[in-house]
RNA sequence: AGCCCUGUAGCUCAGUGGUUAGAGCACUUGCCUCACAAACGAGAGACCUGGGUUCGAUUCCCGGCAAGUUUC
Numbered sequence: 001a002g003c004c005c006u007g008u009a010g011c012u013c014a015g016u017g018g019u020u021a022g023a024g025c026a027c028u029u030g031c032c033u034c035a036c037a038a039a040c041g042a043g044a045g046a047c048c049u050g051g052g053u054u055c056g057a058u059u060c061c062c063g064g065c066a067a068g069u070u071u072c
Stems, first nucleotide, its partner, number of pairs: 001071002004068001006066002010025004018055001027043004048064005
C1' cells in the first nucleotide's frame, strides 16, 4: 500500500426499509434476611461518523474514522 470483514447498552451478541431496537451477564432499586448471597419484581442504559436513495434508513449505497485478518 492492496483485498476481505466488523462497528448496536458497561461486556458478549440478536435484529430488521415502518412495529416500543431486544436477550444474557453487569449496574441501581424494591422485596427477603440479623447481615450478605441467591430467588422474585421494577428501573436506567445503545444503533461509530458525514452525506446520498427513499414518503420513511439502525437496515440499502458512497466517503471518512476505528478495530481485526490476510498478501506484498